[in-house]
Context: one part of a larger RNA
Molecule: small-subunit ribosomal RNA, central domain
Organism: Bdellovibrionales bacterium
RNA sequence: UUGGGCGUAAAGGGUGUGUAGGUGGCUAUGUAAGUCAGGUGUGAAAGCCCCGGGCUCAACCCGGGAAGUGCAUUUGAUACUGCGUAGCUUGAGUACCGAAGAGGAUAGUGGAAUUCCAGGUGUAGUGGUGAAAUACGUAGAUAUCUGGAGGAACACCGGUGGCGAAGGCGGCUAUCUGGUCGAGUACUGACACUGAGACACGAAAGCGUGGGGAUCAAACAGGAUUAGAUACCCUGGUAGUCCACGCCGUAAACGAUGGGUACUAGGUGUUGGAGGAAUUGACCCCUUCAGUGCCGAAGCUAACGCAUUAAGUACCCCGCCUGGGAAGUACGGCCGCAAGGUUAAAACUC
Numbered sequence: 001u002u003g004g005g006c007g008u009a010a011a012g013g014g015u016g017u018g019u020a021g022g023u024g025g026c027u028a029u030g031u032a033a034g035u036c037a038g039g040u041g042u043g044a045a046a047g048c049c050c051c052g053g054g055c056u057c058a059a060c061c062c063g064g065g066a067a068g069u070g071c072a073u074u075u076g077a078u079a080c081u082g083c084g085u086a087g088c089u090u091g092a093g094u095a096c097c098g099a100a101g102a103g104g105a106u107a108g109u110g111g112a113a114u115u116c117c118a119g120g121u122g123u124a125g126u127g128g129u130g131a132a133a134u135a136c137g138u139a140g141a142u143a144u145c146u147g148g149a150g151g152a153a154c155a156c157c158g159g160u161g162g163c164g165a166a167g168g169c170g171g172c173u174a175u176c177u178g179g180u181c182g183a184g185u186a187c188u189g190a191c192a193c194u195g196a197g198a199c200a201c202g203a204a205a206g207c208g209u210g211g212g213g214a215u216c217a218a219a220c221a222g223g224a225u226u227a228g229a230u231a232c233c234c235u236g237g238u239a240g241u242c243c244a245c246g247c248c249g250u251a252a253a254c255g256a257u258g259g260g261u262a263c264u265a266g267g268u269g270u271u272g273g274a275g276g277a278a279u280u281g282a283c284c285c286c287u288u289c290a291g292u293g294c295c296g297a298a299g300c301u302a303a304c305g306c307a308u309u310a311a312g313u314a315c316c317c318c319g320c321c322u323g324g325g326a327a328g329u330a331c332g333g334c335c336g337c338a339a340g341g342u343u344a345a346a347a348c349u350c
Stems, first nucleotide, its partner, number of pairs: 003322004007304002012318001014201004021194003025088007033081002035077008049065006091191001092188005097182003103177007110154001115149007125136002162169002206247006216240001220236004258317006266295011299306002323350003332343004
């Protein structure tokens, strides 16, 4: 390589948009490139295979035949694939009518709480722990009341609830804006699926510049604990945590499960629609579409488990794996301000 694989053994790219490429619905017709059949030529000799013969046999040798996947050319076939033409509507899309939503961006705004400041009341403790101490407090703390400042986060509702491609998204209001779902009618007429490169997005931490700074809190200081304690516990506390702009591009970026289409028992809950039946009406009941959970048949699986949201049955496309360590390292390239990221070995060793 072939093959076999990728939930947990090695292996699904963090996610999307999309170029090339690969793959592609139904009908008719043309063509005959692929495909299939026949003919012809070629496919050296020797060898292999078959028949016969010669050395006493055999090995070996001699003669004849067959075969020779292939290539070229020619004549046909037209089911399938390709290509051309004409059409179709079920895939896909558009318009119209409804629906739900923490989807995104910007601006404004609200209450609770923490901290701080000022004032009132008030007096000796407060705080903290396993127990303490550091710490705070007679210069009046803690507690309590009033007023103010400022930053950050949004209790209850809240839900295996919702939305988003993923990361993720939660007070309220307004503006701008993306996607999704349902019901049918009309329209386009295969316009589709996937997607190497590429481009875009991408938690937290980190970086640059400028703001902001309430809380929490790496580093750091102190108090404890301990044999020690560069920790766990406590008192403090700076970066950071927040905002704007620009970088970084990684995560157990997880469902450890790539995307699409079709098919294959059910039961039960829940979210958003639609239809029916019923009712005064909300409910309740039946059917159906889209999501999201649980339990389970067949089947699959090494087992655990998965099971119409498949890890079942198939097809298409992409990514990835191929014993452990060395190593996601070195070197080189590319990217980055840096931190580092990405691509990615070998010697050696078991």